């Protein structure tokens, strides 16, 4: 310096242009003598920044920021 991938909820991660999701976790309730489990419901997010294209953008396109990985 050049290439290739992650950034999306508190954590790990889905989402191939049309109202943003699951698992966890956290909270309250049920059940138990209690404590764990286990069931219910609730909680949840400027989708890394910032500009484009589209009637519409987490998604397509430039820079930039950050992490990892390769090449020299």
């Nucleotide at each position: 310096u050049c290439c290739c991938g992650g950034u999306u909820a508190g954590c790990u991660c889905a989402g191939c242009g049309g109202c943003a999701g699951a698992g966890c976790g956290u909270u309250u309730g049920a059940c138990u003598c209690u404590u764990a489990a286990u069931c219910a419901a609730a909680u949840g997010g400027u989708c890394g920044a910032g500009g484009g294209u589209u009637c519409g953008a987490u998604c397509c396109c430039c820079u930039c920021a950050u992490u990892g990985g390769g090449a020299a």
The RNA shown here (transfer RNA) has 72 nucleotides and comes from Hondaea fermentalgiana. The sequence is in RNAcentral, with records from Rfam. Its mean pLDDT, the model's own confidence on a scale to 100, is 83. Rfam family: tRNA. The family's RNA type in Rfam is transfer RNA. NCBI's taxonomy places the organism under Eukaryota, Stramenopiles, Bigyra, Labyrinthulomycetes, Hondaea.